[in-house]
Context: one part of a larger RNA
C1' cells in the first nucleotide's frame, strides 16, 4: 500500500452541530474533461526477458529482437461519470390543522418525613447488636401532645410506560423555549447523506470564589469482632452531597452494537396519532410513528441476532493487527491543581 475485521475473541469516537473532502434522485439536450478504440511520435544506453555468438564451461562479454505496462498529439465512439442549460417530484425542507410527553430554563407554591429548639404530660431507662459496648438520660432522656425553625428529596400514580443526540429527566402552578409524531396536501424543486480538522454539550467524583448545611457520609475518633482487623457490624463525625458563577472532560459515558438509505415470512403485547365498519359501546379490521417479547429465511466460532439485524446491499467517518512493557516514558497541547489528551521504544515472552 493492501487484505481481513470491530455485540461477547484486539477493535464503534461519550454525544451532537458542522468546514474541507468523499458520495449523491428522475428526464431531455449540448459538450467530450474522465472513459474506450485506432493511429503517429516519443519512451537514451546499460539492466531484465527471448534467440544467436565469443572466452575449454560458467560467471562475464557481445549481436539481434522483444519489452520499457508511460507520456504527448491526431482521428473516432458517447453508454456511464463529470460540466453546462432546461424540466420534474418519489429524497429533503417549508406551510396549515391536531393531539402526546419526568425534553430544557426561570420564578413561585405544597404536603409527608427527618433533625433541632420551646412548652406541656410523664419516669427510668433509651439506643444499638448475632450478642454487646462506646453513646444519650434523674441537670428529666426515650415515649407522647402543641408550636416554631431549617435544609434536602418528592411516597402512592409508576408501567421491558414517556421524553431527550448523548449525559440524563419524576410533587404542583405559571412564564419562556427545543424537538419529535399524526393528518392535509398548499409551496420550494435535489436544496441531500456522511463528515478529517473545528465548535458545542457531556454522570459521578474533584478544583476555585461566595453562600448553605436537615439527613446521609469518604477521612478521622471511639466501641465491638478477630490470632491480628488500618475492614465487614455499632456510636459519633469533617470534607462532600445542596445553591450561584467558573473550571475539569473522564465512566462497564453499554445495546460493550457509528450515522444515513433501500430491500428481505410472520405472531403476540404496549405507548402516541389517523382511517373504515358495526350491535354507539367499545370491539374488529387497517395505517403511520415509537417501545418490548417470540420466531422463519439468512447470518454467526458458538451464544445469539433476526423489519429496532449481528440478514442482503450501498455511502461516509472512527477504530483493530499476539501477550507483557503501557494507555506508561519523552515531547507537544489543554488544566489552578488533580490530571486529561496525543503516544513510543529497549527488553521480555
Nucleotide at each position: 500500500c493492501u487484505g481481513g475485521g470491530c455485540g461477547u475473541a484486539a477493535a464503534g469516537g461519550g454525544c451532537g452541530c458542522g468546514u474541507a473532502g468523499g458520495c449523491g434522485g428522475a428526464c431531455u439536450a449540448a459538450u467530450u474533461a474522465g472513459u474506450c478504440u485506432g493511429g503517429u511520435g516519443u519512451g537514451a544506453a546499460a539492466u531484465c526477458c527471448c534467440g544467436g555468438g565469443g572466452c575449454u564451461c560458467a560467471a562475464c562479454c557481445u549481436c539481434g529482437g522483444a519489452a520499457c505496462u508511460g507520456c504527448a498529439c491526431c482521428a473516432g465512439a458517447u453508454a456511464c461519470u463529470g460540466u453546462u442549460a432546461g424540466u420534474c417530484u418519489a429524497g429533503a425542507a417549508u406551510c396549515c390543522c391536531g393531539g402526546a410527553g419526568g425534553g430544557g430554563a426561570g420564578u413561585g407554591u405544597g404536603g409527608a418525613a427527618u433533625u433541632u429548639c420551646u412548652a406541656g404530660u410523664g419516669u427510668a431507662g433509651a439506643g444499638g447488636u448475632g450478642a454487646a459496648a462506646u453513646u444519650c438520660g434523674u441537670a428529666g432522656a426515650u415515649a407522647u401532645u402543641a408550636g416554631a425553625a431549617a435544609g434536602a428529596a418528592c411516597a402512592c400514580c409508576g408501567g421491558u410506560g414517556g421524553c431527550g443526540a448523548a449525559g440524563g429527566c419524576g410533587a404542583c402552578a405559571c412564564u419562556c423555549u427545543g424537538g419529535a409524531c399524526g393528518g392535509g396536501u398548499a409551496u420550494u424543486g435535489a436544496c441531500g447523506c456522511u463528515g478529517a480538522g473545528g465548535c458545542g454539550c457531556g454522570a459521578a467524583a474533584g478544583c476555585g470564589u461566595g453562600g448553605g448545611g436537615a439527613g446521609c457520609a469518604a477521612a478521622c475518633a471511639g466501641g465491638a469482632u478477630u490470632a491480628g482487623a488500618u475492614a465487614c457490624c455499632c456510636u459519633g463525625g469533617u470534607a462532600g452531597u445542596c445553591c450561584a458563577c467558573g473550571c475539569c472532560g473522564u465512566a462497564a459515558a453499554c445495546g460493550a452494537u457509528g450515522u444515513c438509505u433501500g430491500c428481505u415470512a410472520g405472531c403476540c403485547g404496549u405507548c402516541g396519532g389517523g382511517g373504515u365498519a358495526c350491535u354507539u359501546g367499545g370491539u374488529a379490521c387497517u395505517u403511520c410513528g415509537g417501545u418490548g417479547g417470540c420466531g422463519c429465511c439468512g447470518c454467526u466460532a458458538a451464544c445469539a441476532c433476526a423489519u429496532u439485524a449481528a440478514g442482503c446491499a450501498g455511502a461516509c467517518c472512527g477504530c483493530c493487527u499476539g501477550g507483557g512493557g503501557a494507555g506508561u516514558a519523552c515531547g507537544g497541547u489543554c488544566g489552578c491543581a488533580a490530571g486529561a489528551u496525543u503516544a513510543a521504544a529497549a527488553c521480555u515472552u